The prediction has a mean pLDDT of 76. Bacterial RNase P class A from a Deltaproteobacteria bacterium, 381 nucleotides, folded computationally. The gene name in the source record is rnpB. The RNAcentral record of the sequence draws on ENA. The source organism's lineage runs through Bacteria, Pseudomonadati, Myxococcota and Myxococcia.
RNA sequence: GGAGGAUGCAGGGCGGCCGCUGCGAUCUGCAGAGGAAAGUCCGGACACUACAGGGCAGGGAGGUCGCUAACAGCGACCGGGGGCGACCCCAGGGAUAGGGCCACAGAAAAGGAGACCGCCUGCUUGGGGAAACCGAAGCAGGUAAGGGUGAAAUGGUGGGGUAAGAGCCCACCAGAAUGCCGGGUGACCGGCAUUGCUAGGUAACCCCCUCCCGGUGCAAGGCCGAAUAGGUUCCGCAUUAAGGGCUGCCCGCCCUUUUUCCCGUAAGGGAAGGGCGGAACGGGUUGGCUGCUCGAGCGUAGCGGCAACGCUACGCCUAGAUGAAUGGCCGCCACCCCGGGAGACCGGGGCACAAGAUCCGGCUUACGGCACCCUCCGGCA
Numbered sequence: 001g002g003a004g005g006a007u008g009c010a011g012g013g014c015g016g017c018c019g020c021u022g023c024g025a026u027c028u029g030c031a032g033a034g035g036a037a038a039g040u041c042c043g044g045a046c047a048c049u050a051c052a053g054g055g056c057a058g059g060g061a062g063g064u065c066g067c068u069a070a071c072a073g074c075g076a077c078c079g080g081g082g083g084c085g086a087c088c089c090c091a092g093g094g095a096u097a098g099g100g101c102c103a104c105a106g107a108a109a110a111g112g113a114g115a116c117c118g119c120c121u122g123c124u125u126g127g128g129g130a131a132a133c134c135g136a137a138g139c140a141g142g143u144a145a146g147g148g149u150g151a152a153a154u155g156g157u158g159g160g161g162u163a164a165g166a167g168c169c170c171a172c173c174a175g176a177a178u179g180c181c182g183g184g185u186g187a188c189c190g191g192c193a194u195u196g197c198u199a200g201g202u203a204a205c206c207c208c209c210u211c212c213c214g215g216u217g218c219a220a221g222g223c224c225g226a227a228u229a230g231g232u233u234c235c236g237c238a239u240u241a242a243g244g245g246c247u248g249c250c251c252g253c254c255c256u257u258u259u260u261c262c263c264g265u266a267a268g269g270g271a272a273g274g275g276c277g278g279a280a281c282g283g284g285u286u287g288g289c290u291g292c293u294c295g296a297g298c299g300u301a302g303c304g305g306c307a308a309c310g311c312u313a314c315g316c317c318u319a320g321a322u323g324a325a326u327g328g329c330c331g332c333c334a335c336c337c338c339g340g341g342a343g344a345c346c347g348g349g350g351c352a353c354a355a356g357a358u359c360c361g362g363c364u365u366a367c368g369g370c371a372c373c374c375u376c377c378g379g380c381a
Base pairs, nucleotide, nucleotide: 001377002376003375004374005373007371008370009369012333013332014331015330016329017328018327020032021031022030023029034353038364039363041362042361043360044359045358046217047216048215049214058213059212060211061210062209063077064076065075066074067073078092079090080089081088082087093208094207098206099205100202101201102200116147117146118143119142120141121140122139123138124137125136127134128133155173156172157171158170159169160168174198175197176195177194178193179192180191181190182189183188221290222289223288224287231281232280233279234278235277236276237275241257242256243255244254245253246252259272260271261270262269263268297316298315299314300313301312302311303310304309335350336349337348338347339346340345
């Protein structure tokens, strides 16, 4: 100098003027967005609702130990994978509980499988040869050594063995299972012995195992509460109401028809229903108040812990809006860039992503910087 890898920090400062929101002693006061306030993806608090307990269904988590209110989060470690390295990544339980699937190619894709070529044996039929025998075709069998297909073909190398072969047998290597010993809280690691045990992958297909989970979200929920309409109860009044005609309408008059039940021979009486008027109650729309911000809070110091985090002491109060405030302008300083200047300095420009809506813990995404540590490569001394 180049190429990378981790981690942390803050997200400009001061002042003036004009505004906005909240609070207060109501007027020269105090306070007023973020590290992500975002996406609304997880987890909780809180609220209503449901609920004896348990199960099924459904959803989720899944190495171990810890942290936490909880988590799909975080820390440390284990195992596997990637990178020369700093370091990074892992949906990381179970494939002898069972089922399914494994494209294309290939004879065969999972059964202790599989004969396409090849290799070997037997029989038959031709051919050659004096014979031993050689080679061909067909049929019946053996064979996983060799070839070929494939991402993957049932451990590897060598030897024995055999008609040819094969863990069929043996030696070594790789792995697995079982048992024992040692280390570790544990995941797991190391060692020894035995068994020829070598029986593929996929659970990001169903499934099995262990653990967790009711539903709805502050537009939750609580309180106040009009007008109009509707509901329930009570009281009062009239007993009527409907249709038609004079008459196109209103009043008036006339005609016809006229709910149900009970008591009564009947006249009639009572109740219900319906109509009109009034009162009370309850629900409830717009709206108002509340929930609402002091909380798993923040800062500093000490202690414990590798760490995540916890404990203790002291200090602090830090938005609460709802057609939704937190803005605009100016000056100085800081930082960066450009131009000028020998320099002091001068002039101009820039300063990201983006903003609450019940609150909190995470994750993810967006964004311009700064600091520090580490790795690899190259050059010079």